Model confidence (mean pLDDT): 78 of 100. Two RNAs folded together computationally: RNase P RNA and transfer RNA, 459 nucleotides in total.
[in-house]
RNA sequence: CGAGGAGGACGGACGGUCGCCGCUGUGCCGGAGCAAUUUGGCGCAGGGGAGGAAAGUCCGAGCACCUCAUGGAUCGGAGUGCCUGCUAACGGCAGGGCGGGGCGACCCGACGGAAAGUGCAACAGAAAGCAAACCGCCCCGAUGCGAGAAAUCGAAUCGGGGUAAGGAUGAAAGGGUGCGGUAAGAGCGCACCGCCCGGAUGGCGACAUGCGGGGCACGGCAAACCCCACUCGGUGCAAGACCAAAUAGGGAAGCGAUGACCGGAUCCGGGUAGCUUCCGGGUUGGUCGCUUGAGCCUGCGGGCAACUGCAGGCCUAGAUGGAUGGCCGUCGCCGACUUUCGUAAUGGAAGGCGGUACAGGACUCGGCUUACAGUCCGCCUCGCGGC
RNA sequence: GCCAACGUAGCUCAGUGGUAGAGCAGCUGUUUCGUAAACAGCAGGUCGACAGUUCAAUCCUGUCCGUUGGCU
Numbered sequence: 001c002g003a004g005g006a007g008g009a010c011g012g013a014c015g016g017u018c019g020c021c022g023c024u025g026u027g028c029c030g031g032a033g034c035a036a037u038u039u040g041g042c043g044c045a046g047g048g049g050a051g052g053a054a055a056g057u058c059c060g061a062g063c064a065c066c067u068c069a070u071g072g073a074u075c076g077g078a079g080u081g082c083c084u085g086c087u088a089a090c091g092g093c094a095g096g097g098c099g100g101g102g103c104g105a106c107c108c109g110a111c112g113g114a115a116a117g118u119g120c121a122a123c124a125g126a127a128a129g130c131a132a133a134c135c136g137c138c139c140c141g142a143u144g145c146g147a148g149a150a151a152u153c154g155a156a157u158c159g160g161g162g163u164a165a166g167g168a169u170g171a172a173a174g175g176g177u178g179c180g181g182u183a184a185g186a187g188c189g190c191a192c193c194g195c196c197c198g199g200a201u202g203g204c205g206a207c208a209u210g211c212g213g214g215g216c217a218c219g220g221c222a223a224a225c226c227c228c229a230c231u232c233g234g235u236g237c238a239a240g241a242c243c244a245a246a247u248a249g250g251g252a253a254g255c256g257a258u259g260a261c262c263g264g265a266u267c268c269g270g271g272u273a274g275c276u277u278c279c280g281g282g283u284u285g286g287u288c289g290c291u292u293g294a295g296c297c298u299g300c301g302g303g304c305a306a307c308u309g310c311a312g313g314c315c316u317a318g319a320u321g322g323a324u325g326g327c328c329g330u331c332g333c334c335g336a337c338u339u340u341c342g343u344a345a346u347g348g349a350a351g352g353c354g355g356u357a358c359a360g361g362a363c364u365c366g367g368c369u370u371a372c373a374g375u376c377c378g379c380c381u382c383g384c385g386g387c
Numbered sequence: 388g389c390c391a392a393c394g395u396a397g398c399u400c401a402g403u404g405g406u407a408g409a410g411c412a413g414c415u416g417u418u419u420c421g422u423a424a425a426c427a428g429c430a431g432g433u434c435g436a437c438a439g440u441u442c443a444a445u446c447c448u449g450u451c452c453g454u455u456g457g458c459u
Stems, first nucleotide, its partner, number of pairs: 001383005007377004012331007020049002023046010051358001055369002058367005063236004071268005077232005082096005097111001098109004112227002117225002119221002134167002136163008145154003175193006194216001195214004200209003240288004250279006260272003295314008332356004337351005388458007397411004405442001413429005435451005
């Protein structure tokens, strides 16, 4: 210098001008009240005003209501799935194990069970789940033919049998490689690797290592049903509380007491007095919930890390048709181009041109996922070049 | 703001692991003096997008994109 790998931080600045939403103080003008006070309008001043994802709403919680909120039992449903930790919790994170990919830094993994059962595998192929003989290879018999003096040998056709080494089909053909063995073959025998069983050692554990035994019985799919282990009640701030306003608990049909309704179903317990459907009508304003919180920053300590303990400091949006914006100027940053200077290579300077992202709170947190012009910081790997 | 369903031919919809179909519409031909109807045939699909599971995905799983509906 080129090509990469991981991690962290940032994601425009300044000035002018016209505006927007809260808060605090204050001036003027009103309203309520005996008063303290409270409240409305118009000004003035001060200070505050989106994000790393505020997004998707995919998980986990807080909080509120639903029958006591885990009421009890059974069933059903949903989710998670190597181990150990972290955490309020999690499907998140950290470290580790195993498997796979990469020369490497490093990356990826829904990673329990297919020797409990059910099921699926199109097409091709001889055979696809208690395996299977199409070609080939080998043996035997028959037939005629050729060679030879003969014994016999050779190939062909037909019939019977052996064989899973080789070919061919397929995503997949019932361990792999080698040697022996055999008529040809075959775990038929042996060695190594793989697999299964047993116990040993190390490790908290996932697991690893080596030992002994067994010729191998047990192919794939569980993001097919299922089995095993563990977890989970439902609805979401349009939850809900209060005030004000409005109003008729209206009409019709159906069901109704060993009955109906109330949590996904059933039973028990408990509760309600009507329940279901259709038609018609009223209000659709305000306040609270609402932002101090598993909060943020700094330092020291514990831990490989996720994370955590202590001390000090800080207060940082609360709108409700929904505020943080528009325009102008200067600068910054990036890109290709032109001119010029220079290097081993990358480059430097000037000029005008173009670009400057993704996106915006709405009850609040912890995560994940997705989108994003570009910039900076230190670390690591591979290759090439100069000194 | 919260929740649910759906996306397959030009349109309306089937299909839910094994080469994707139907009706209407379109095109060509036959029939007719001509048109319609009828009959015969033809064409038209990234199954919303991207990943994953599987031998194999419209179908199973995840993440995005879009459409529709419900909730004071």